[in-house]
Context: one part of a larger RNA
């Protein structure tokens, strides 16, 4: 020098308490009966976390359980229990302060008073402004609907730039982001003044597809349909008006709701035993505790589930656990059984709503500051374009079935529909949370940031930013007692299969440190 024994150091391989993604189900609940969110207190000894709330590691009923218990969490104390506790399900009680925060303030978790429901609502009664009557504004009472919270979806409202465009200004990004407002378990759409085209079709909302097609475009970047066709799903309904009543009006009650136009009028005939609600009663199922449940012994080993020789169950050979791999040990599984209380669904019941035809008749009705038209915009894929159709500002301003609108300027024919009220389940979106499964998903620099006090410690004035850190053994059997010794650590000795398994604990690479070892080896 090599290199082994060793120190350091924690890679590797093993695991797995946490985690990701889907997936079916249900669920989208909460709050003035004070939520979500916390602050601060509660235990014999109690820092932090979980639990509770001055009734406070808890109280009371009703149900299940069946033997130990007093949170992870060890010891110690005192205690509870077969007169049924701990526990586990149902109702219930109590719930301190702050915080929509609502008595009044207020640097949230405090303060102060005259003891309160602030504000808005809806009720009832006083009082009696301009302005008699009455409104309005006050006053006192009662009532407790709203206020706030929510991860994603959703629908409205305002609404960028960075970017492309190889610079930029129309234009793209994008009506995204992001802010606001509002609902719902889903929202929106929605029962044709539609699509179509000489033939049809019949609300709406997804999903294939038509199709990167037709188009639109500094005709550049790039945007980008529609119908027909195949599917999932399917469901339709009320009003205004005319007429009739009643009323002083206001207004309400019959009627009446349709595009082969219909309905009011006139005249004629005549009435389902079906549907729909789901408020009461009663039953069935199911949810929130649970219950029963088949079959192995022996050697071998530190431990047997593996081996050896010899067995048994199966409507159960899923799975996790137990000192090594276990159908027969344990929890379970397959089946099959169960609720005093509260919830869901369904099916009966009693109750309550719901209806129709011919025939005549141009005279009445068929949503007005509408539709339309000029202008300026804004959304249709469509950038003003030849620009329909659809919504807005300003300005004008129709027609009532002998009518209106659409058919992609616009006009005739000819089809096809009835705006200017409103409402409708399913298909369709989405996961903060829950219960069950799955996994050619990770296994500790991985997988959430986060497998331990984690959105914790730290760090910033603050908005914010944000780590590390996992393994002793099968079981503490966690090393009495001696010894060296200030102390840390060491020897023995004991336990233990194993102590190079001793708490800086499994396994224990490399880089790095040392020549410590009567280690090997090579060279001078």
């Nucleotide at each position: 020098c090599u290199u082994g024994c060793g120190g350091u150091g924690g890679a590797u391989a093993c695991c797995u308490a946490g985690g990701c993604a889907c997936u079916c189900a249900g669920a989208g609940a909460c709050g003035a009966g004070g939520a979500a969110g916390g602050g601060c207190g509660u235990a014999g000894c109690a820092a932090g976390c979980a639990a509770u709330g001055a009734a406070a590691u808890g109280c009371u009923u009703c149900g299940g359980g069946g033997a130990g218990u007093u949170g992870a969490a060890a010891a110690u104390a005192a205690g509870c229990a077969u007169a049924g506790a701990u526990u586990c399900g149902g109702a219930g009680a109590u719930u301190c302060c702050c915080a929509a925060a609502u008595a009044g303030g207020u640097c949230a978790a405090c303060c102060u008073u005259u003891u309160a429901a602030a504000c808005u609502g809806c009720c009832u009664g006083c009082u009696g402004a301009a302005u008699c009557c009455a409104u309005g504004a006050g006053c006192a009472g009662g009532c407790a609907a709203g206020a706030g919270a929510c991860a994603a979806c959703c629908u409205g409202g305002c609404g960028a730039a960075c970017u492309g465009a190889a610079a930029c200004a129309u234009c793209u990004u994008a009506g995204u982001a992001g802010c606001c407002a509002g609902a719902g378990g889903a929202a929106a759409a929605g029962a044709a003044a539609g699509c179509a085209a000489a033939a049809g079709u019949g609300a709406u909302u997804c999903c294939c597809g038509u199709a990167g097609u037709a188009g639109c475009g500094a005709c550049g970047a790039g945007c980008g349909a529609a119908a027909u066709g195949g599917g999932a799903g399917c469901a339709g309904c009320c009003u205004a008006a005319a007429c009739c009543g009643u009323g002083a009006a206001a207004a309400c009650g019959g009627g009446g709701u349709u595009g082969u136009g219909g309905g009011a009028g006139a005249g004629c005939a005549a009435u389902a035993c079906a549907a729909g609600c789901g408020u009461u009663g009663u039953g069935c199922u199911g949810c929130u505790a649970g219950g029963c449940g088949a079959a192995g012994a022996g050697g071998u080993u530190g431990a047997g589930u593996g081996u050896c020789g010899c067995a048994c169950c199966c409507u159960a050979g899923a799975u996790a656990g137990c000192u090594a791999a276990a159908g027969u040990c344990c929890a379970g599984u397959a089946g099959c059984c169960a609720a005093a209380a509260g919830c869901a669904u369904c099916a009966c019941u009693a109750g309550c709503u719901u209806a129709c035809g011919c025939u005549c008749u141009g005279a009445c009705c068929c949503g007005a500051g509408u539709a339309g038209c000029a202008u300026g915009g804004g959304g249709c894929a469509c950038g003003u374009g030849g620009a329909a159709u659809c919504c807005c500002g300003u300005g004008u301003g129709a027609a009532u079935c002998a009518g209106c609108a659409a058919g992609g300027a616009c006009c005739a024919c000819c089809u096809u529909g009835c705006a200017a009220g409103g409402c409708u389940a399913a298909a369709u979106a989405c996961u903060c949370a829950u219960g069950g499964g799955u996994g050619a998903c990770c296994g500790a620099u991985a997988g959430c940031g986060a497998a331990g006090u984690a959105g914790u410690a730290c760090c910033g004035u603050g908005a914010g930013g944000g780590a590390a850190a996992g393994g002793u053994g099968a079981a503490a059997a966690g090393a009495a007692c001696c010894c060296c010794c200030g102390g840390u650590g060491g020897g023995u000795a004991g336990u233990g299969a194993a102590a190079u398994a001793g708490a800086a604990u499994g396994u224990g690479a490399a880089a790095c440190c040392a020549u410590g070892c009567u280690g090997a080896g090579c060279u001078c």
Large-subunit ribosomal RNA, domain I from Triticum aestivum, 524 nucleotides, folded computationally. Model confidence (mean pLDDT): 83 of 100. NCBI's taxonomy places the organism under Eukaryota, Streptophyta, Euphyllophyta, Mesangiospermae, Triticum.